Predicted 3D model of a 73-nucleotide RNA (transfer RNA) from Candidatus Tokpelaia sp. It matches the Rfam family "tRNA". The family's RNA type in Rfam is transfer RNA. Its family is annotated with triplet codon-amino acid adaptor activity in the Gene Ontology.
RNA sequence: GCCGCAUUAGCUCAGUUGGUAGAGCACAUCAUUCGUAAUGAUGGGGUCACUGGUUCAAGCCCGGUAUGCGGCA
Numbered sequence: 001g002c003c004g005c006a007u008u009a010g011c012u013c014a015g016u017u018g019g020u021a022g023a024g025c026a027c028a029u030c031a032u033u034c035g036u037a038a039u040g041a042u043g044g045g046g047u048c049a050c051u052g053g054u055u056c057a058a059g060c061c062c063g064g065u066a067u068g069c070g071g072c073a
Stems, first nucleotide, its partner, number of pairs: 001072007010025004019056001027043005049065005
């Protein structure tokens, strides 16, 4: 220098053909217990990396940028 993959909640990751953003763990509260842990219930938490475009509508499609990983030279 060229090519590919990844980027979504604090962490690990889903998200099917473009149509209301989710799970597990973690966190908070409550229940249970003499108390803790475990367990159960409820709840909070997201500019879907950034930027522009297409569309009635974009996490999803297209261009560019950034970061990380890998390959080739």